[in-house]
RNA sequence: GCUAAUCACCGGGGGUGCCCAGUCGGGCUGAGAGAGUCCCCAUUACCUGAUCUGGGUCAUGCCAGCGUAGGAAGCGUGAUGCGGCACGUUC
Numbered sequence: 001g002c003u004a005a006u007c008a009c010c011g012g013g014g015g016u017g018c019c020c021a022g023u024c025g026g027g028c029u030g031a032g033a034g035a036g037u038c039c040c041c042a043u044u045a046c047c048u049g050a051u052c053u054g055g056g057u058c059a060u061g062c063c064a065g066c067g068u069a070g071g072a073a074g075c076g077u078g079a080u081g082c083g084g085c086a087c088g089u090u091c
Base pairs, nucleotide, nucleotide: 001085002084003083005080006079007078008077009076010074011041012040013039014038017028018027019026020025046071047070048069052065053064054063055062
């Protein structure tokens, strides 16, 4: 000096479904159901395939598969720095 990982900062991306007749209110899943910097910036954000397949539910993008699929927003800056590697100095 490089590097795993973590943290911070700046910038950027994203979704919002189902049931109860109903916009109030309540219930389900979830991090989040226009909400809180909630999640994500690349093997799980999210979108597409998908009016998909299997299971389950009052019902649903509820669960699983598909799926290291295709696409998708920084291969940003700084700090710390395991283990390892490289270079140099001194004895």